This is a predicted structure of a 391-nucleotide part of an RNA (large-subunit ribosomal RNA, domain III) from Kineobactrum salinum. Taxonomically the source falls in Kineobactrum (Bacteria, Pseudomonadati, Gammaproteobacteria, Cellvibrionales). The prediction has a mean pLDDT of 85. It matches the Rfam family "Bacterial large subunit ribosomal RNA". Rfam links the family to the GO terms structural constituent of ribosome and ribosome. RNAcentral holds the full RNA, with entries from Rfam.
Context: one part of a larger RNA
């Protein structure tokens, strides 16, 4: 220079009360404003205790601070079903033997790893200061071991089926959700009106079980035969007959059950608090809980139609036999009694907690998608919810 520039989005603050040494900024109440395909909610990655409570305010916070993602201390993450681990494989990695190479090493068979993919099973309500599909209540489901009973051709690292898949387009059937009416409970106005075609709130309930619908696909049953499926086969494929008109399979949703339960506006008692209106907590009681309409980008649909660029693999699963076993073992059904370990689970997550040296106007994958107007996920205003961006 200079008490100058700046104090990081122009979404916005104002008032009462409280605490305190001190309050524009903390707590609480009222009013106002902002977002609302987000500035809300839920996951993944990353972070790694930042979560909750108590006590603090040197430093950190672009100001103050009684406050804090700050300091100190204590507490907090509960799983057969969520995710991983596990089984399976993709690109790719490693690679016994092997090939090549002065050496280091490079390539690669059998294998073995490797998810961003395939593979069993859980929902509703309640609860904590902080966790919950994990705890509790209720109602379910899966898989496996042993035993019992009954029946019985079982058997694989091998064969076959299946798993199993692209783009675009269109129609139908549904549901979530929304809206309206009805129903239940409450209200009747501090200022002229408001017993009315008035106002406010509520009208919620899952997985599972039973049934097998709209609809999609396919004719079905059976006999004989067989150069294929590396051996075999009753399986798959090929061929030849007989009988027959429906049968099989997949499949949303609805209905009933689950539920004589839960939830539920409201309301009673008690405790604490307040001058009061009232507020907070605990324990009880508990109404209505129906119909119509609209309607998805969700489900049926991994479907259907169509196109050329022709759109993973393997296991689990079903089936067939080989070696073999055949009073055993094994397999199937039902029942009973057991098992289901280990790891993650707090919090943040379009951000003050991640990547940007910062509490940085930048960047960051996925899911959910209410109302009025609208073609609309545009836009405007609102709901739930969250904020007013630390001078």
């Nucleotide at each position: 220079g200079a008490g100058u520039a700046a104090c990081g989005a122009u979404a916005a603050g104002g008032g009462g009360g409280g605490u305190g040494a001190a309050a524009a900024a903390c707590c609480u109440c009222c009013c106002c404003g902002c977002c609302g395909g987000a500035a809300g909610a839920u996951c993944a990655a990353g972070g790694u205790u930042u979560c909750c409570u108590g006590c603090g305010c040197a430093a950190c916070g672009c100001u103050a601070a009684u406050c804090g993602g700050c300091g100190c201390a204590g507490g907090g993450u509960g799983a057969g079903u969520c995710g991983g681990c596990c089984c399976c494989u993709a690109a790719g990695g490693c690679g016994a033997g092997g090939g090549c190479g002065a050496a280091a090493g490079c390539c690669g068979u059998a294998g073995u790893c490797g998810a961003u993919g395939g593979g069993a099973a859980a929902c509703g309500g309640g609860u904590u200061a902080a966790u919950a599909u994990u705890c509790c209540c209720g109602u379910a489901c899966u898989u496996u071991u042993u035993c019992a009973u009954a029946a019985u051709g079982c058997g694989a690292u091998g064969g076959g089926g299946g798993g199993a898949c692209g783009g675009a387009g269109a129609a139908g059937g549904c549901u979530a959700g929304g809206c309206c009416a009805g129903c239940g409970c409450g209200g009747c106005g501090a200022u002229g009106g408001u017993u009315g075609u008035c106002c406010g709130c509520g009208u919620u309930u899952a997985a599972g079980g039973u049934u097998g619908u709209a609809g999609g696909c396919u004719g079905g049953u059976u006999g004989c035969u067989u150069a294929g499926g590396u051996a075999a086969a009753u399986c798959c494929g090929g061929g030849c007959g007989a009988c027959u008109a429906a049968g099989g399979u997949c499949g949303a949703g609805a209905a009933c059950u689950g539920a004589u339960g839960a939830c539920g506006a409201g309301u009673g008692u008690c405790a604490c608090u307040g001058c009061g209106a009232g507020g907070u907590g605990a324990c009880g009681c508990g109404a209505a809980g129906u119909g119509g309409u609209u309607g998805a980008u969700g489900c049926c649909c991994u479907g259907c139609u169509u196109c050329c660029a022709g759109g993973a693999a393997a296991a689990g699963c079903c089936u067939c036999u080989a070696a073999g076993c055949u009073u055993c073992a094994g397999u199937u059904a039902u029942g009973a009694a057991g098992g289901a370990a280990c790891c993650g689970u707090a919090c943040u997550g379009u951000a003050a907690a991640c990547c940007g040296a910062c509490a940085c106007a930048g960047g960051u994958g996925a899911u959910c998608a209410g109302g009025u107007a609208g073609a609309g996920a545009a836009u405007a205003c609102c709901a739930a919810g969250g904020c007013g961006c630390u001078u």